[in-house]
RNA sequence: CGGACGAGAGUAGCGCCAGGACUCGGAUUGUAAUGGCAUUCCGAGUUGACGAGGUGGAAGCUUCAUCGAAAGACUCGGCGGAUGGCUUCCCGGUUCCACAACCGACAGGGGUGGACAAACCAUGCGGGUGACCGCGUGACAAAACCUACCCCAAGUGGCAG
Numbered sequence: 001c002g003g004a005c006g007a008g009a010g011u012a013g014c015g016c017c018a019g020g021a022c023u024c025g026g027a028u029u030g031u032a033a034u035g036g037c038a039u040u041c042c043g044a045g046u047u048g049a050c051g052a053g054g055u056g057g058a059a060g061c062u063u064c065a066u067c068g069a070a071a072g073a074c075u076c077g078g079c080g081g082a083u084g085g086c087u088u089c090c091c092g093g094u095u096c097c098a099c100a101a102c103c104g105a106c107a108g109g110g111g112u113g114g115a116c117a118a119a120c121c122a123u124g125c126g127g128g129u130g131a132c133c134g135c136g137u138g139a140c141a142a143a144a145c146c147u148a149c150c151c152c153a154a155g156u157g158g159c160a161g
Stems, first nucleotide, its partner, number of pairs: 014080004019076001020047008029038003050068003056090007091104004096158004108152007121138007
């Protein structure tokens, strides 16, 4: 470097399930003429956050880590993780250097306007005995970013010219 096999990842609103809820099967008991309905136990399952946005490196601390949509007990309850917040150091950007300040490779702050989603739902199709799951099409948001315009800031010292 190439090949074969195997494993993992395909990048964090993310993963998971011992509770709850729900389904199926078996057993059980009650009721009922039967079908059935209900109880309890066992086994196997389903559900359990919808997207937008977000990471310079390290350490410490801290927290239900930003934003809206849906729903109107299950987006309940819990576990783990995490790009949140604060502080310090290092690196980097804003002027060649240092400091200060503000930031993070789209690298200053603010204001106003604009653009941008998925689920739910509707509909069509597919998978499953079922709970339920997957795919296509259709509507709508907020914050940040982006974009248009406007305002503010762009300091001090040094070196060289």
Model confidence (mean pLDDT): 77 of 100. The RNA shown here (glmS glucosamine-6-phosphate activated ribozyme aptamer) has 161 nucleotides and comes from a Deltaproteobacteria bacterium. Taxonomically the source falls in Myxococcia (Bacteria, Pseudomonadati, Myxococcota). Rfam family: glmS glucosamine-6-phosphate activated ribozyme aptamer. It is annotated as a riboswitch.